Predicted 3D model of a 76-nucleotide RNA (transfer RNA) from a Kiritimatiellia bacterium.
The organism belongs to Kiritimatiellia, within Bacteria.
Its Rfam family is "tRNA". Gene Ontology term of the family: triplet codon-amino acid adaptor activity.
[in-house]
RNA sequence: GCCAGCUUAGCUCAGCUGGUAGAGCGCGUGAUUUGUAAUCUCGAGGUCAUCGGUUCGAUCCCGAUAGCUGGCUCCA
Repeated sequence: GCCAGCUUAGCUCAGCUGGUAGAGCGCGUGAUUUGUAAUCUCGAGGUCAUCGGUUCGAUCCCGAUAGCUGGCUCCA
């Protein structure tokens, strides 16, 4: 330099070929316990990497940029 994949909650990841986003773990509240842990209940937490475009409507489609991973190639 070229090609491919990925970027969604604090972490690990879903999201069924467009209709306003979920799970597990973690965190907080409450119950239980002499107390802690475990278990159970309820809850908070997201500009879906960024910027544009298409569309009535975009996490999803198109383009550019950034970051990460892998492969190929060149030079030193």